Predicted 3D model of an 86-nucleotide RNA (c-di-GMP-I riboswitch aptamer) from a bacterium. Model confidence (mean pLDDT): 82 of 100.
RNA sequence: GUCCCGUAAGGGCAAACCCGGAGCGAUCCGGGGGCGCAAAGCCACGGGGCCGGCGGCAGAGGCCGCCGGUCGGCUGGGUUGCCGGU
Numbered sequence: 001g002u003c004c005c006g007u008a009a010g011g012g013c014a015a016a017c018c019c020g021g022a023g024c025g026a027u028c029c030g031g032g033g034g035c036g037c038a039a040a041g042c043c044a045c046g047g048g049g050c051c052g053g054c055g056g057c058a059g060a061g062g063c064c065g066c067c068g069g070u071c072g073g074c075u076g077g078g079u080u081g082c083c084g085g086u
Stems, first nucleotide, its partner, number of pairs: 004085003012037002017032006035073001041079003045076003048071010
């Protein structure tokens, strides 16, 4: 230095839920909180979920297509990297 690993310590992130705010919505932001996380850092490139608009079919309230969004704590990929061990 590279790969691999996560027992202890230091440090990091923060689910549900609550409060305030933004958005038609999915969801996001701030504070509290802490279920979990060794990339739960970053990138919407592939798949997937969800929301909105339009169109088609249906006429059991959905399904399909297109467009625009959203989710990286659904997943594949890309990229960078702390501490310790080997």